Two RNAs folded together computationally: RNase P RNA and transfer RNA, 482 nucleotides in total.
């Protein structure tokens, strides 16, 4: 310079005028008060994914959660964390010249299922052609008359070498042997099992000995083996306040009935239970615990507020330090939304990185080819609602770093 | 906040991992003097998108995508 790989990062600035939210102060008005309500002035005000909710924790509340089964999940190793289906590094298997990238990656000698179509034959193998032996009958040729060759048919049978199907076909290559042939036996190779010796913390690598000759594939098919899950969710939970109904006191009115203050927290059927225990604790079952007077099913009334939880936190910034790295120790400094029908907007103006394109100068360089100038270019994806690690998805336009291939010049 | 189902031809829906159907609709033809019904044939698929697992996937896995129903 051109194709690439892998990692990080960034995804506008600054004023001005309007305007929204939270929090201190602060001024006016209403109101006994607790407050309401309009205004200043400061202070802060989304994201790399705040989103999908796909895992995993915090925290809250249920017996601090007991055994048993049954359910659900993960699957090399060995570490990292508060956990994890995540991350790091390394086996091992695939892919790519390459740098690098993919992998639910445990078991198919514990059983059970399935493997279409094509083929003979799809898993206790298995005979369609094709080879080969025996028997039977035919025909043809030679004949030293003893036979003996050679053709095509039918019976029984032997062979898995050799054709053809298929994703897959029961080891491959050579030889020895056989009627014909096979691991039937040699050599070599691939492959399984097991044992030693060596490297590694471990998956696992190298190397040698032995064994039987060889075991298809499917667990993202049931299942087996390890571990690992107790449930629910901030509408979690707490506190106060108000209502339906009912007593009680008390005022008001001729009576109906209105209304003030405590109190309780509705009423009405119909079913079932109160020690022979309904129901709950418990998202299935079952044992055990525990709590227990209510539970259910329908009708009708009522409430639809307010606080707290709520943001200092497995937080972030920066040194410096241990790890190969995920991540971790240590020292300093920082405080960065808390909305509840849910705030962060809007519009002028200047500035503005890269990146495109131009075409001659001017500068560097021996050249490839950089850089100066000129004109153009200007912002995607999307938004909090308990908080956090992590995964996936989205995302214009682009840096910056280490690497491989390739070309070109010196 | 929790938990479910679902997507296949223009429309409603079937589909044991093994050569994507069926009804309506549309189009030809027949039939009628014409139309209708009526028979006969034809057209017509990204199995929501991508990825993986298998010799092979609509169907099993994993991600996004719409839709639709439930509980508090």
């Nucleotide at each position: 310079c051109g194709a690439g790989u892998u990692g990080g990062c960034u995804g506008g600035g600054c004023a001005g005028c309007c305007g929204c939210g939270u929090c201190a102060c602060u001024g006016g008005u209403c109101g006994a008060g607790g407050g309401a309500u309009c205004g200043g002035u400061g202070u802060c005000g989304a994201g790399g994914a705040a989103a999908g909710u796909c895992c995993g924790g915090g925290c809250u509340c249920c017996a601090c959660a007991g055994g048993g089964c049954a359910g659900g999940g993960u699957g090399g190793u060995u570490g990292u964390u508060a956990a994890c289906g995540g991350c790091a590094a390394c086996c091992c298997g695939g892919g790519g010249c390459g740098a690098c990238c993919c992998g639910c990656g445990g078991g198919a000698c514990a059983g059970u299922g399935c493997c279409a179509c094509a083929g003979a034959a799809a898993a206790u193998a298995g005979a369609c052609c094709g080879c080969c032996a025996g028997c039977g009958a035919g025909g043809g040729c030679u004949u030293u008359c003893g036979a003996g060759c050679c053709c095509a048919c039918g019976c029984c049978g032997g062979u898995a070498a050799g054709g053809g199907u298929g994703a897959a076909a029961c080891g491959g290559u050579g030889g020895u042997g056989u009627a014909a042939g096979a691991g039937a036996c040699c050599a070599c190779c691939a492959g399984c099992g097991u044992g030693c010796c060596g490297g590694g913390c471990g998956a696992c690598c190298g190397g040698u000995g032995c064994g039987g000759c060889u075991a298809g594939g499917u667990a993202a098919a049931c299942c087996c083996c390890a571990c690992c899950c107790g449930g629910a969710g901030c509408a979690a939970g707490g506190u106060c306040a108000g209502g339906a109904u009912c007593c009680g006191c008390g005022g008001c009115u001729u009576a109906g009935g209105c209304u003030g203050c405590g109190g309780u927290g509705c009423g009405c059927a119909a079913g079932u239970g109160u020690u022979u225990g309904a129901g709950g604790g418990c998202g299935g079952c079952u044992c055990g615990c525990c709590c227990g007077a209510g539970c259910u099913u329908g009708c009708g009334g009522g409430u639809a507020g307010a606080c707290c939880g709520c943001u200092a936190g497995a937080g972030c910034g920066u040194g410096c330090u241990g790890g190969c790295a995920a991540c971790g120790g240590c020292a300093u400094g920082c405080c960065g939304a808390g909305a509840u029908g849910g705030a962060u907007g809007g519009u002028u103006g200047c500035c503005g990185a890269a990146c495109g394109g131009g075409a001659u100068u001017g500068c560097c360089g021996c050249g490839a080819g950089g850089c100066a100038c000129c004109c153009g270019g200007g912002a995607a994806c999307a938004g909090g609602a308990c908080c956090c690690g992590g995964c996936u998805u989205a995302u214009a336009g682009g840096c910056c770093a280490a690497c491989u291939c390739g070309u070109c010049c010196c | 906040g929790g938990g479910c189902g679902u997507g296949u031809a223009g429309c409603u829906c079937a589909g044991c991992g093994g050569a994507a159907g069926a009804g309506c609709a549309u189009c030809u033809c027949g039939u009628u003097u014409a139309c209708a019904c009526c028979g006969a044939g034809a057209c017509g698929g990204u199995c929501g998108g991508g990825g993986g697992u298998u010799c092979g996937a609509u169907c099993c896995c994993c991600u996004c995508c719409g839709c639709g129903c439930c509980c508090a």